The RNA shown here (transfer RNA) has 71 nucleotides and comes from a Minisyncoccota bacterium. The RNAcentral record of the sequence draws on ENA. The organism belongs to Minisyncoccota, within Bacteria. Its Rfam family is "tRNA". Its family is annotated with triplet codon-amino acid adaptor activity in the Gene Ontology. Rfam's curators write: Transfer RNA (tRNA) molecules are approximately 80 nucleotides in length.
[in-house]
RNA sequence: GCGGGCAUAGUUAAAUGGUAUAACGUCAGUUUUCCAAACUGAGAUUGGGAGUUCGAUUCUCCCUGCCCGCA
Numbered sequence: 001g002c003g004g005g006c007a008u009a010g011u012u013a014a015a016u017g018g019u020a021u022a023a024c025g026u027c028a029g030u031u032u033u034c035c036a037a038a039c040u041g042a043g044a045u046u047g048g049g050a051g052u053u054c055g056a057u058u059c060u061c062c063c064u065g066c067c068c069g070c071a
Stems, first nucleotide, its partner, number of pairs: 001070007010024004018054001026042005047063005
């Protein structure tokens, strides 16, 4: 330099056009003499920009970062 893949909650992952979901973690409550465990509840997420569409995590383009291959 060329080609391909990935980017979603604090972490790891779902969601192939129609209100973004789960596990762990965090916080609160219940329980316990206390802690842990268990149970209940809450908060928190689509890398940045543009386009298509009634509607975009999803489709298209650009940028950024990471990974792989070729040279």